[in-house]
RNA sequence: CUCUUAUCCAGAGUGGCGGAGGGACUGGCCCUACGAUGCCCGGCAACCAGCAGGUGUAACCGACCUGUCAAGGUGCCAAAUCCUGCAGAGCAUAACAGCUCUGACAGAUGAGAG
Numbered sequence: 001c002u003c004u005u006a007u008c009c010a011g012a013g014u015g016g017c018g019g020a021g022g023g024a025c026u027g028g029c030c031c032u033a034c035g036a037u038g039c040c041c042g043g044c045a046a047c048c049a050g051c052a053g054g055u056g057u058a059a060c061c062g063a064c065c066u067g068u069c070a071a072g073g074u075g076c077c078a079a080a081u082c083c084u085g086c087a088g089a090g091c092a093u094a095a096c097a098g099c100u101c102u103g104a105c106a107g108a109u110g111a112g113a114g
Base pairs, nucleotide, nucleotide: 001114002113003112004111005110006109007108008107013041015040016039017038021031022030023029025085027083028082042077043076044075047073048072050068051067052066053065054064055063081106086103087102088101089100090099091098
């Protein structure tokens, strides 16, 4: 980098360093010298790992399901992935604008494979 798969409306700081940008991209709309991004500390969560049980097996292993733990590997800590983009359905309008829902695309993160 590519592929597969699961999740994405919950949660998380009155801390330290530092000093100008940041929220992936588009269009919006926001955050930010009352200090952004980043780093450290702290915290949240529970994907993997661990532990226990179940399905299954002659018995194991693997797989799947459930629970549990948080000293291990990641992740995360403004706003729903901040909204949006492509397609469809419904509402609404003279028309445009607009509202709601569903699915895809894109993205993020974990796990596995190449």
SAM riboswitch aptamer (S box leader), 114 nucleotides, folded computationally.
The model forms 97% of the base pairs in the Rfam consensus.
The prediction has a mean pLDDT of 83.
The sequence was found by an Rfam model in a public genome assembly.